[in-house]
Molecule: transfer RNA
Organism: bacterium
RNA sequence: GGCCUCAUCGUCUAGCGGCUAGGACACUGGGUUCUCAUCCCAGCAACCGGGGUUCGAUUCCCCGUGAGGUCA
Numbered sequence: 001g002g003c004c005u006c007a008u009c010g011u012c013u014a015g016c017g018g019c020u021a022g023g024a025c026a027c028u029g030g031g032u033u034c035u036c037a038u039c040c041c042a043g044c045a046a047c048c049g050g051g052g053u054u055c056g057a058u059u060c061c062c063c064g065u066g067a068g069g070u071c072a
Stems, first nucleotide, its partner, number of pairs: 001071007010025004018055001027043005048064005
C1' cells in the first nucleotide's frame, strides 16, 4: 500500500428502515440478615465523526477516524 471484518450504557453483548434501543456484569438506592455475602425489587447509563438516500437511519450508501485480520 491492496482487500476483508468490526465500532451500541463503565465492561461484554442483542437489535433484517418505524423498538420506550433490550440483556448480563458492574455501580447506586431499598428489602431480607445481628453484620457481611447470597438472594429479591427498583434506578442510573449507550448507537465513533461528517455527508447522502428515505416520509422516517443504530440499521442502507459514501468519506473520514480507530481496532482487528489477511496478502504483499